[in-house]
RNA sequence: AAAAGGCAAACCCGGAGUGAUCCGGGGACGCAAAGUCACAGGACUUUUUAUUAAGUCGGCUGGGCCGCCGAA
Repeated sequence: AAAAGGCAAACCCGGAGUGAUCCGGGGACGCAAAGUCACAGGACUUUUUAUUAAGUCGGCUGGGCCGCCGAA
């Protein structure tokens, strides 16, 4: 540079949750890890006198682990 594929934003429908958000279906904005892990930072939610406590986000950043093809 290709080839085979993969995932699936917003939004809509149904469901769970106080909520952030998550699950299933539709749908594609995009992604070479948009696979996985809440360890560190950050943001968000509920709560509290107080980031006090509990949670959410990996498609916010770092990092760990695993992984397709190829001139390599």
This is a predicted structure of a 72-nucleotide RNA (c-di-GMP-I riboswitch aptamer) from a soil metagenome. The prediction has a mean pLDDT of 89. The sequence is in RNAcentral, with records from MGnify. Of the family's consensus pairs, 100% are formed in the model.